[in-house]
RNA sequence: ACUCGAAAAAGGCAAACCAUCCCAAAGGAUGGGACGCAAAGUUACCGGCCUAACCCCGCCUGAGGCGGAUAUGGCAGCGGGACUGCCGGG
Numbered sequence: 001a002c003u004c005g006a007a008a009a010a011g012g013c014a015a016a017c018c019a020u021c022c023c024a025a026a027g028g029a030u031g032g033g034a035c036g037c038a039a040a041g042u043u044a045c046c047g048g049c050c051u052a053a054c055c056c057c058g059c060c061u062g063a064g065g066c067g068g069a070u071a072u073g074g075c076a077g078c079g080g081g082a083c084u085g086c087c088g089g090g
Base pairs, nucleotide, nucleotide: 002090003089004088005087012037013036017032018031019030020029021028022027035077041083042082043081045080046079047078048075049074050073056068057067058066059065060064
C1' cells in the first nucleotide's frame, strides 16, 4: 500500500418507541431507550425514496377552500461514488 472481518481487546454509534423543542411538512435537535452497525464517521456528486410551504396551473368561492404539478426542503441506518478512520488476519 492492497485486501479481508474468523477469533480477541480497547472502545464507538444508536432503530422502533417516549418526553421536550424547531419545522408548513418530510425531517431535525436534546435527553431517555437499544433494533441493529466494521465505517450506522463525513459528503446530496449519481440513481432512488420522502415531503410540498412559496411560486405556477385548474375548479369552486363572500372570506377562502379543494385538486394538480414542482425542491429551492429532506433521507448518508436505500444502493453507488468521493474523502477520512480504530483493532486484528492475510